[in-house]
Molecule: transfer RNA
Organism: Nitrososphaeria archaeon
RNA sequence: GCCCCGGUAGCUCAGCUGGGAGAGCGCCCGGCUGAAGACCGGGAAGCCGUGGGUUCGAGUCCCACCCGGGGCA
Numbered sequence: 001g002c003c004c005c006g007g008u009a010g011c012u013c014a015g016c017u018g019g020g021a022g023a024g025c026g027c028c029c030g031g032c033u034g035a036a037g038a039c040c041g042g043g044a045a046g047c048c049g050u051g052g053g054u055u056c057g058a059g060u061c062c063c064a065c066c067c068g069g070g071g072c073a
Stems, first nucleotide, its partner, number of pairs: 001072007010025004019056001027043005049065005
């Protein structure tokens, strides 16, 4: 330098054929317990790596760039 994969909640990750932003764990509150754990109920938390573009509408499609991983030279 070129090619491929990835970047979405605190963490690990889903998100189909463009239209609802989600799960598990963690965290907070309540229940249960002598107490804690387990279990049960509820809740907070992300403008989706950045900037543009297409579209009535973009996490999703297109372009450039940034970051991480792998491959080739």